c-di-GMP-I riboswitch aptamer from Desulfoscipio geothermicus DSM 3669, 85 nucleotides, folded computationally. The organism belongs to Desulfoscipio geothermicus, within Bacteria.
[in-house]
RNA sequence: CAACAAACCGGGCAAACCGUUCGAAAGAUCGGGACGCAAAGCUAUGGGCCUAAGGUUAUUAAGCUAAGGUCGCCUGGCUGCUGAA
Numbered sequence: 001c002a003a004c005a006a007a008c009c010g011g012g013c014a015a016a017c018c019g020u021u022c023g024a025a026a027g028a029u030c031g032g033g034a035c036g037c038a039a040a041g042c043u044a045u046g047g048g049c050c051u052a053a054g055g056u057u058a059u060u061a062a063g064c065u066a067a068g069g070u071c072g073c074c075u076g077g078c079u080g081c082u083g084a085a
Base pairs, nucleotide, nucleotide: 004083005082012037013036017032018031019030021028022027035072041078042077043076046074047073048070049069050068054065055064056063057062
């Protein structure tokens, strides 16, 4: 230094749910709260999944569609703490 993930110390983040705000929705911000996480830090690179305002098909039921979203779905890239085998 890389790979890896035992232990210890210092710690870090924050699911569901509740409230607030934004949004057509999915979902996100802020506050509370902890299910968990060794990258549950950043990034939409390639996939998956979610939504369908608008557009479009069709007629009164619905379908299709992302440039919207999800990094706590996987993967790629970048960065970080500790140090046994």

About this RNA:
Rfam family: c-di-GMP-I riboswitch aptamer. About the family: GEMM was predicted in a large-scale screen for bacterial structured RNA regulatory elements. The coordinates come from a structure-prediction model, not an experiment, and the mean pLDDT is 86. The model forms 95% of the base pairs in the Rfam consensus.